[in-house]
């Protein structure tokens, strides 16, 4: 450089549970759903929600819409640990 081993050191984190949030989701605890970038960026794309905004109603209510969320869905960037066999 590639590449990821029933290896060792150490990281993350799913259920759940609190709390924050209209939600999606976020924080905190937890700990074996998983992950070698499952460290960080919302920059393209996709997914999620829909408070506001529009819009329709048979007046219960629906539809649409991100500026909201997700980097544990893909791409891209930027920055990293450890070390076999080939």
């Nucleotide at each position: 450089c590639a590449u990821g081993a029933c290896a060792a050191a150490g990281g993350c984190a799913a259920a759940c549970c609190a709390u924050c949030g209209a939600a999606a989701g976020g924080u905190g605890g937890g700990g074996a759903c998983g992950c070698a970038a499952a460290g960080c960026c919302a920059u393209g794309g996709g997914u999620c929600u829909a408070a506001g905004g529009c819009c329709c109603c048979a007046a219960g209510g629906g539809g649409c819409u991100a500026u909201g969320a997700u980097c544990g869905c893909c791409a891209g960037g930027c920055u990293g640990c450890c070390g076999a066999a080939a």